[in-house]
RNA sequence: GACUGAAAAAGGCAAAACCACCGAAAGGUGGCGACGCAAAGCCUCCGAUCUAAGGGUCACCAGCCUACGAUAGCGGGGUCGCCAGG
Numbered sequence: 001g002a003c004u005g006a007a008a009a010a011g012g013c014a015a016a017a018c019c020a021c022c023g024a025a026a027g028g029u030g031g032c033g034a035c036g037c038a039a040a041g042c043c044u045c046c047g048a049u050c051u052a053a054g055g056g057u058c059a060c061c062a063g064c065c066u067a068c069g070a071u072a073g074c075g076g077g078g079u080c081g082c083c084a085g086g
Stems, first nucleotide, its partner, number of pairs: 003085003012037002018031005035073001041079003045076003048071003054066004
């Protein structure tokens, strides 16, 4: 030190549901709680997906389109890192 995660140890994170708050929504934060996770640490650069406030379309409404919003626990990529093997 690339790489690997069968066993072990020290530990870590926390899905859904429920409660409170924030948000137009998607969703987020805190509490509670463990479905899972070897990067389920961090970053929206690429793809994907979700939402559509504002904007556009429409005579108006509805509908439709749209990310500058969101998902890092959707995939890729970047970056840093614990233990063991090597």
This is a predicted structure of an 86-nucleotide RNA (c-di-GMP-I riboswitch aptamer) from a Gammaproteobacteria bacterium. Its mean pLDDT, the model's own confidence on a scale to 100, is 89.